Record summary: Predicted 3D model of a 92-nucleotide RNA (Glycine riboswitch aptamer) from Salibacterium aidingense DSM 18341. Its mean pLDDT, the model's own confidence on a scale to 100, is 85.
RNA sequence: AUGAAGGCAAAGGGAGAGACCGCAUAAAGCGGCGCCGAAGGAGCAAACUUGGGAAAGUGAAUCUCUCAGGCAAAAAGACUUUUGUCCGACGC
Numbered sequence: 001a002u003g004a005a006g007g008c009a010a011a012g013g014g015a016g017a018g019a020c021c022g023c024a025u026a027a028a029g030c031g032g033c034g035c036c037g038a039a040g041g042a043g044c045a046a047a048c049u050u051g052g053g054a055a056a057g058u059g060a061a062u063c064u065c066u067c068a069g070g071c072a073a074a075a076a077g078a079c080u081u082u083u084g085u086c087c088g089a090c091g092c
Stems, first nucleotide, its partner, number of pairs: 006087002008084006018033001020032004034071003040067001041065003047058004
C1' cells in the first nucleotide's frame, strides 16, 4: 500500500575551537604552546544472559576520551529537509 519502515542517490541547511609562535611564507613540511567535537575510532549505565557465588558476557548516545580529525576562507561535517520511472516490491 494512492506502495511502508529502512537503504541508496541528488540538491539544500548544518555548530565548535589560535589567519597562534618559530624555521621561511595562507595552505602544505618540521618544531612548540593552547583549544574544539558533530567524519571515523575507543569507553560504559540500566537491563538481560551464564553461574551456588565470586565473576564473566551482551549492552546506546548528541554522554565521556580526544587516537584520528579539526581551530580565517575552502574542503570536511553528526544530524536534518526535499526529491526519486532506484532497492525494499509486483513481495506482503
Notes
It was read from a public genome assembly, where an Rfam model found it.